[in-house]
RNA sequence: GGAGCCGUCCGGGCGAACGCGUCGGUCUGCAGGGCAGGGGCCGCCGAGGAAAGUCCGGGCACCACAGGGCAGGGUGCCGGCCAACGGCCGGUCGGGGUGACCCGCAGGAAAGUGCCACAGAGAACAGACCGCCGAACGGCGCCGAGAGGCGUGCGUGGCAAGGGUGAAACGGUGCGGUAAGAGCGCACCGCGCCCCCGGUGACGGGGGCGGCACGGCAAACCCCACCCGGUGCAAGAGCGAAUAGGGAGGCGUCCUCGCCGCGAGGCGGGGUGUCGGGCGGCCCGCCCCAGCCUCCGGGUACGGCUCGCUGGAGGCGCGCGGCAACGCGCGUCCGAGAGGAAUGUUCGCCGUCGCCGCCCUCGCGGGCGGCGAGACAGAACCCGGCUUACAGGGCGGCUCCGGCA
RNA sequence: GGGUCGUUAGCUCAGGUGGUAGAGCACCGGACUUUUAAUCCGAUGGCCGCAGGUUCAAGUCCUGCACGACCUACCA
Numbered sequence: 001g002g003a004g005c006c007g008u009c010c011g012g013g014c015g016a017a018c019g020c021g022u023c024g025g026u027c028u029g030c031a032g033g034g035c036a037g038g039g040g041c042c043g044c045c046g047a048g049g050a051a052a053g054u055c056c057g058g059g060c061a062c063c064a065c066a067g068g069g070c071a072g073g074g075u076g077c078c079g080g081c082c083a084a085c086g087g088c089c090g091g092u093c094g095g096g097g098u099g100a101c102c103c104g105c106a107g108g109a110a111a112g113u114g115c116c117a118c119a120g121a122g123a124a125c126a127g128a129c130c131g132c133c134g135a136a137c138g139g140c141g142c143c144g145a146g147a148g149g150c151g152u153g154c155g156u157g158g159c160a161a162g163g164g165u166g167a168a169a170c171g172g173u174g175c176g177g178u179a180a181g182a183g184c185g186c187a188c189c190g191c192g193c194c195c196c197c198g199g200u201g202a203c204g205g206g207g208g209c210g211g212c213a214c215g216g217c218a219a220a221c222c223c224c225a226c227c228c229g230g231u232g233c234a235a236g237a238g239c240g241a242a243u244a245g246g247g248a249g250g251c252g253u254c255c256u257c258g259c260c261g262c263g264a265g266g267c268g269g270g271g272u273g274u275c276g277g278g279c280g281g282c283c284c285g286c287c288c289c290a291g292c293c294u295c296c297g298g299g300u301a302c303g304g305c306u307c308g309c310u311g312g313a314g315g316c317g318c319g320c321g322g323c324a325a326c327g328c329g330c331g332u333c334c335g336a337g338a339g340g341a342a343u344g345u346u347c348g349c350c351g352u353c354g355c356c357g358c359c360c361u362c363g364c365g366g367g368c369g370g371c372g373a374g375a376c377a378g379a380a381c382c383c384g385g386c387u388u389a390c391a392g393g394g395c396g397g398c399u400c401c402g403g404c405a
Numbered sequence: 406g407g408g409u410c411g412u413u414a415g416c417u418c419a420g421g422u423g424g425u426a427g428a429g430c431a432c433c434g435g436a437c438u439u440u441u442a443a444u445c446c447g448a449u450g451g452c453c454g455c456a457g458g459u460u461c462a463a464g465u466c467c468u469g470c471a472c473g474a475c476c477u478a479c480c481a
Stems, first nucleotide, its partner, number of pairs: 001401010012350007020046002023043006048376001052387002055385005060232004067284004072228005077091005092106001093104004107223002112221002114217003129163002131159003136156003139152005171189006190212001191210008236307004246296006254271007276288004298480003314333008352373009406477007415430004424461001433447004454470005
């Protein structure tokens, strides 16, 4: 000098004008009075690193919290952290990169079921198309007096080395061996089992045995281990208003007693427990019980009010423990709380970046002036994560290559 | 704000357990007809919303995005 890797931070500053919202103060219309609420003026404060997607996890609230079983969902190497997690930290193994470093939904395929299209002879305890062989039996031919020998590859055969198909062909390489071959034998590697050592563990190292039995897919069903009630602040609590518990359709219980009524029937009590409702989706079981569901139509007080509501697993700094995530202690700070939903626009100065012009300088560069750019995006009960979007910039650490000394 | 679902040809939709994507209508060409419609025959048309992953192989399985639709106050 070039190329790259990782972590972390910022994401304009100051001021003015107008506007908007909460809150506080003050004045005031309507109203008989009061509260709430409306309007005017003044003052303080007023978005983010992701407020986003709503993908996980928790707090909180309700579901009148008997119970049992079965489904269902989630997670998935090991250890730790945490309120919890699918998050984070540290490690193991596998893969990628020369390296800094990065990536991994990374349990089980010898519990079972299933799938492996096309091609190919054969796709899971398989198979012989081309091929290799001529050992064995037979045939044919030749030689031989005969026993037999040689040849042929014709039939029965032996083989799976090589070719070919495929994503994948039933261990790989080498040597021996053989008629040709083959874990048939041996060495190394792979695989499995056992033992020893190290480690909390995943796992690693070493030794012995086994001749291979065990292809892939679980982001296929499934098995194993662990975890999980449902609904979400439109949860819910209080105050309080109005209307017609009107119409249509569907489903749904029987028994008995009393009262009223001339009657149709109505009202009430008891029993049963069908429809329905609740208890986590289903079943059993338990509880409540004559109503239940859908549609149409209707109502809701300046088109309701108050609480929940923001101070919390909170931020920052220091110290201690820990490799770290994190924990403990002390100090300090409090920074929107609206709710059909405010946080906007314009201007001036400064700062950042880019382009152009002029000047200085050998050059790197510096100064002045002009013009332009400034992203992604907007709290809605709160918090911890993940993911995604983002103009531009700062800081720290590290790696590789080249040059010079 | 919260919840649920969807995206396949121009349109409406199929595609249990992964294996070269189909149907109806529309459009185009031909036949029939004097002509049109109807009918018959044939053809065209698809990056399966986008990106990444698992797998030999993805419309299908997994993950992350994009877009769209629906439900959701109180009383009865």